[in-house]
RNA sequence: CCCAGCGGGAGAGACCGGCCCUUCGAGGGUCGGCGCCGAAGGAGCAACCGGCCCCGGAAACUCUCAGGCACCAGGGACCGCAGGGG
Repeated sequence: CCCAGCGGGAGAGACCGGCCCUUCGAGGGUCGGCGCCGAAGGAGCAACCGGCCCCGGAAACUCUCAGGCACCAGGGACCGCAGGGG
């Protein structure tokens, strides 16, 4: 540095409208509208670092393309634990 395992893990519309399903429920799906979120991914700049005068690397900052916005589920940067490989 990489891989998988276990645990923790936030934010933001139970928004409006059409259509479909429905156990008729504050349910599910889909499309559109406006409003939002940043912690998959992606992109940008920078402190700084490396080579040398012009490039490269570079964040949890910034942008929101993607993704996401009641609970649940899923995803989830990052942190902790132990394991394997280089």
Source information:
Glycine riboswitch aptamer from a soil metagenome, 86 nucleotides, folded computationally. Of the family's consensus pairs, 85% are formed in the model. Its mean pLDDT, the model's own confidence on a scale to 100, is 83. The RNAcentral record of the sequence draws on MGnify.